Description
This is a predicted structure of a 350-nucleotide part of an RNA (small-subunit ribosomal RNA, central domain) from Gossypium klotzschianum. Its mean pLDDT, the model's own confidence on a scale to 100, is 87. Taxonomically the source falls in Gossypium (Eukaryota, Tracheophyta, Magnoliopsida, Pentapetalae).

Context: one part of a larger RNA
């Protein structure tokens, strides 16, 4: 390559935005490039089918004719792709009016705790632990009252909830802002889907640079435990965590499930919106619609399970896999300030 696959077995890019390029709604019309039909031409011999005939037969030899396929030209068809006009509105998107939201991003302000410092009272022990011991304390600690100050997180609500693409996002208020969703009734008319390459966003932690520093704490330092203890407990505590501007581009970055459209029992529960019934009005109930979650039938699976938020029926588009280790190394190259990232083998071994 062909095939088959990709939840857990070897595979879904960490996520999105989009060029090229592949796929693409409903009906008319023209053309005839793809497709289809007749016919003609060509596709050495030999070699394959297949008839008949020679070697005593067979393999072998020798005549005859031949399937499909290509390729080229000719005449034709016009559903289907494609193309050319002019149109539709169900797919998409726009305006108008609504609505829920820890979506972002900036400012102001809050209150509990913690430490620290200062006043007072007060007078020996406090801290930790299984047990101790470093520590901390008559230079007055630990407790308890006042009074300042600094940083960092925002208990209760709180949900099986909610918002975002993903990473993430919650103390309360207020400008800016993005996105979702409903309902009706205009508009635009295929404007759409998916994406190689590219671009953009990505948690911890780490890096420069400049600020902060309350708890906390990689390394360190001491006390224990142990034969040892470079760990687990203890007592301190540096970076570091925080905050502005870069950087870096990983994660069990997880639903271990790429994306978009259709289609296929049900039952329960929540959130967001309509709309009917009802009611003085909410609530109940019926029911459409965007999520979220549990159960379950087909079906599907190697079981486990999934099951209308498919991993079931299908189509279209992208990424990836193909025994185990060696090995996400080695060499290059590319990008990073470094750290390391991306791309990524072979020998050999079983």
């Nucleotide at each position: 390559u062909u095939a088959g696959g990709c939840g857990u077995a070897a595979a879904g890019c960490a996520u999105c935005u989009g060029u090229a390029g592949g796929u693409g709604g409903c009906a008319u019309u023209u053309u005839a490039a793809g497709u289809c039909c007749a016919c003609c031409g060509u596709c050495a011999a030999a070699u394959c089918c297949c008839a008949g005939g020679g070697c005593u037969c067979a393999a072998c030899c020798c005549u005859a004719g031949g399937c499909a396929g290509a390729c080229g030209g000719u005449g034709g068809a016009a559903a289907c792709u494609a193309c050319c006009a002019a149109g539709c509105u169900g797919g998409a998107g726009u305006a108008c009016a609504g609505u829920a939201a820890g979506g972002g991003g900036a400012g102001a302000a809050g209150g509990a705790a913690u430490u620290u410092c200062u006043g007072g009272u007060g007078g020996a022990g406090u801290g930790g632990u299984c047990a101790a011991a470093u520590g901390c304390g008559u230079a007055g600690a630990g407790a308890u009252c006042g009074g300042a100050a600094a940083g960092a997180a925002c208990a209760c609500c709180a949900a099986c909830g909610g918002c975002g693409g993903a990473a993430g996002c919650a103390c309360u208020c207020u400008g800016c802002u993005g996105g979702g969703u409903u309902a009706a009734c205009a508009c635009u008319a295929a404007c759409a889907u998916u994406g190689g390459g590219a671009g953009a966003u990505g948690a911890a932690a780490g890096c420069u640079a400049g600020g902060g520093a309350a708890g906390u704490g990689a390394g360190u330092g001491g006390g224990a435990u142990u034969a040892g203890a470079u760990a687990c407990c203890c007592c301190a505590g540096u970076a570091g965590u925080c905050c502005u501007a870069g950087u870096u581009g990983u994660a069990a970055a997880c639903g271990a499930u790429g994306g978009a459209u259709a289609c296929u029992a049900g039952g329960c529960a929540u959130u967001g919106u309509g709309c009917g019934u009802a009611u003085c009005g909410a609530c109940c109930c019926a029911u459409a619609u965007a999520g979220u979650g549990c159960u379950a039938u087909a079906g599907c699976u190697a079981a486990c399970g999934c099951g209308u938020u498919a991993a079931g029926u299908a189509u279209c588009c992208c990424g990836c896999c193909u025994a185990g280790g060696g090995a996400g190394u080695a060499c290059g190259u590319u990008c990073a300030c470094a750290a390391g990232a991306a791309u990524g083998a072979a020998a050999c071994u079983c």